[in-house]
RNA sequence: CGCCCGAAACGGCAAAGUCACCGAAAGGUGGCGGCGCAAAGCCAUGGGUCUAAAGCCACGCGGCUACGAUCGCCAGGCUGCCGAA
Numbered sequence: 001c002g003c004c005c006g007a008a009a010c011g012g013c014a015a016a017g018u019c020a021c022c023g024a025a026a027g028g029u030g031g032c033g034g035c036g037c038a039a040a041g042c043c044a045u046g047g048g049u050c051u052a053a054a055g056c057c058a059c060g061c062g063g064c065u066a067c068g069a070u071c072g073c074c075a076g077g078c079u080g081c082c083g084a085a
Base pairs, nucleotide, nucleotide: 012037013036017032018031019030020029021028022027035072041078042077043076045075046074047073048070049069050068055064056063057062
């Protein structure tokens, strides 16, 4: 100096809820708020999950489907603060 691990310290992010807005919805953005998180930073590449406007089927309650969403579901990729044992 680098890597693994994760004590301490400076800090960081921000769940549920709520208000406003966008959206057909899932969900997202901003304010308040903090459940938690050592990557709860970024990426939709693989899988999972959610929604179904449009489309298709049934004409009948409904069903199917992502081009939509979720990285705080998992995996993978990229990057990063500190620096004890």
This is a predicted structure of an 85-nucleotide RNA (c-di-GMP-I riboswitch aptamer) from Gelria sp. Kuro-4. NCBI's taxonomy places the organism under Bacteria, Bacillati, Bacillota, Thermoanaerobacteraceae, Gelria. The RNAcentral record of the sequence draws on Rfam.